[in-house]
RNA sequence: CUCCCUGUAGCUCAGCAGGAUAGAGCGACAGAUUCCUAAUCUGUAGGCCGUGGGUUCGAAUCCCGCCGGGGAGGCCA
Numbered sequence: 001c002u003c004c005c006u007g008u009a010g011c012u013c014a015g016c017a018g019g020a021u022a023g024a025g026c027g028a029c030a031g032a033u034u035c036c037u038a039a040u041c042u043g044u045a046g047g048c049c050g051u052g053g054g055u056u057c058g059a060a061u062c063c064c065g066c067c068g069g070g071g072a073g074g075c076c077a
Stems, first nucleotide, its partner, number of pairs: 001073007010026004019057001028044005050066005
C1' cells in the first nucleotide's frame, strides 16, 4: 500500500435479500423465599446500533468517506 472480516446494553452475542415501540443470556439494582447467605422466582433500569454523509415514504440492515479491532497478501528501494 491492496484485499477480506468485524464494530448493536457493563460483558458475550442474535437480529443484517429495508417495514414501523431493537432483543436474548450473563451481570447490576429492588422485591419474594430464608434465622442469615447462596441458589431459585418476580420485577426494574440500561443501547436512538463506531462516526459523518447519501439513497428511500421508511435504514441496525443498502451505498460512500473516516475511525477502532482482527486476518491475508505485497513492498523493504
This is a predicted structure of a 77-nucleotide RNA (transfer RNA) from an Alphaproteobacteria bacterium. Its Rfam family is "tRNA". Rfam classes the family as a transfer RNA. The coordinates come from a structure-prediction model, not an experiment, and the mean pLDDT is 81. NCBI's taxonomy places the organism under Bacteria, Pseudomonadati, Pseudomonadota, Alphaproteobacteria.